[in-house]
Context: one part of a larger RNA
Molecule: small-subunit ribosomal RNA, central domain
Organism: uncultured rumen bacterium
RNA sequence: CUGGGCGUAAAGGGCACGUAGGUGGCUUGGCGUGUCGAGUGUGAAAUCUCCGGGCUCAACCCGGAAAGUGCGCUCGAAACUACCUUGCUGGAGUGCGGGAGAGGGAAUCGGAAUGCAGGGUGUAGCGGUGAAAUGCGUUGAUAUCCUGCAGAACACCGGAGGCGAAGGCGGAUUCCUGGAACGCAACUGACACUAAGGUGCGAAAGUCGGGGGAGCAAACAGGAUUAGAUACCCUGGUAGUCCCGACCUUAAACGGUGCACACUAGAGGUGGGGGGAUUUCACCCCCUCCGUCUCUCAGCUAACGCGUUAAGUGUGCCGCCUGGGGAGUACGGCCGCAAGGCUAAAACUC
Numbered sequence: 001c002u003g004g005g006c007g008u009a010a011a012g013g014g015c016a017c018g019u020a021g022g023u024g025g026c027u028u029g030g031c032g033u034g035u036c037g038a039g040u041g042u043g044a045a046a047u048c049u050c051c052g053g054g055c056u057c058a059a060c061c062c063g064g065a066a067a068g069u070g071c072g073c074u075c076g077a078a079a080c081u082a083c084c085u086u087g088c089u090g091g092a093g094u095g096c097g098g099g100a101g102a103g104g105g106a107a108u109c110g111g112a113a114u115g116c117a118g119g120g121u122g123u124a125g126c127g128g129u130g131a132a133a134u135g136c137g138u139u140g141a142u143a144u145c146c147u148g149c150a151g152a153a154c155a156c157c158g159g160a161g162g163c164g165a166a167g168g169c170g171g172a173u174u175c176c177u178g179g180a181a182c183g184c185a186a187c188u189g190a191c192a193c194u195a196a197g198g199u200g201c202g203a204a205a206g207u208c209g210g211g212g213g214a215g216c217a218a219a220c221a222g223g224a225u226u227a228g229a230u231a232c233c234c235u236g237g238u239a240g241u242c243c244c245g246a247c248c249u250u251a252a253a254c255g256g257u258g259c260a261c262a263c264u265a266g267a268g269g270u271g272g273g274g275g276g277a278u279u280u281c282a283c284c285c286c287c288u289c290c291g292u293c294u295c296u297c298a299g300c301u302a303a304c305g306c307g308u309u310a311a312g313u314g315u316g317c318c319g320c321c322u323g324g325g326g327a328g329u330a331c332g333g334c335c336g337c338a339a340g341g342c343u344a345a346a347a348c349u350c
Base pairs, nucleotide, nucleotide: 003322004321005320006319007304008303012318014201015200016199017198021194022193023192025088026087029084030083034080035077036076037075038074039073040072041071042070049065050064051063052062053061054060091191092188093187094186095184096183097182103177104176105175106174107173108172109171110154114150115149116148117147118146119145120144121143125136126135162169163168206247207246208245209244210243211242215241216240220236221235222234223233258317259316260315261314262313263312266295267294268293269292270291271290272289273288274287275286276285299306300305323350324349325348332343333342334341335340
């Protein structure tokens, strides 16, 4: 020396599926790939080490020996590893059962609110602000009642509640459809984990074509404020926001925490399932599995904090970091209609 790291210091890929690859449960027999032992051959010279010698010494030089961690061959060992083989059920999956859920897609329906239109009542204001004004109103507004139309979003329930891989998902009903948890142990018998490339999904904004357009509202116009006010406030208002199809592929895509498995004190709340006890039923109570939230022991951490949902203790695999600026930029390549995205430097400078 055989790196050290990634919650907040640089660093977890936005998320999933999965190819190659890497890694992989218990067991029987075999083989002898890796592995281990012995022997043998080879491992040029010089160098290095040791012994002896030559230049007055040393450096240097000469002779000899050893070493040369490696490779080949022969013989041997068989625990582990690889391969072939025999079974097993604990990993994984299937089946069966009754439940939970804003999981996804499609169709239909509903009420409140808002705006507009028509009609009635009614008269001078309404609206807006810190105060005003622009604006609206005697061609009758605002207010109020009736009727109709339109689009968008679904109050209460609603919860640190649920579901989903993530993005995300919230009125009701029906149809189609994915996943997870629990219970039973009937079946398969390691079928597993991870995942470079690859493929798919991916908020909002944005783009293209076609529709739609109530409210809101970039841009824009006007009124205020102000020294100015290309703003904050007000009155309007177009893209857009909505639907269908096709793109874009980004984010503080955050738990700023990759996935899987195992192990390591507890306490409390909450959602789902199962069991027990209560003569019975609903709760309360006890046990248990899964999810989720709070607190804390050990341990970890630079501290903050994390703490069985780990940032503790370990294993496997992937991604990523290596001083600040230049720069997530230039160039090149790939992708895109464009906007731009992905990949990704250097000079120079501190």